This is a predicted structure of a 74-nucleotide RNA (transfer RNA) from a Methanomassiliicoccaceae archaeon. The prediction has a mean pLDDT of 82. Its Rfam family is "tRNA". It is annotated as a transfer RNA. The sequence was found in a public genome assembly.
[in-house]
């Protein structure tokens, strides 16, 4: 240097194709409730789309460009 692919809470993971309202879901924090105390069970909150620009009425999802992982090729 080229080609692919993937980046979403603290950790993991769904949405992407096929644009549409307030982004799923587990774990794990924080709070309650229960218990003699903790666990377990129940219920409740907080917190995320890599950056940067386009396209659009309306972007995590489309396009461009950058930046970070991984593989291949020279």
């Nucleotide at each position: 240097g080229g080609g692919c692919u993937c980046g979403u809470a603290g950790u993991g993971u769904a949405g992407c194709u096929u644009g549409g309202a307030u982004a799923u879901c587990a774990c794990a924090a924080a709070g309650g409730c229960c218990u003699c105390c903790g666990g377990a069970g129940c219920c409740u909150u907080g917190a995320a789309c890599c950056g940067g620009g386009g396209u659009u009425c309306a972007a995590a999802u489309c396009c461009c460009c950058g930046c970070g992982g991984g593989c291949c090729c020279g």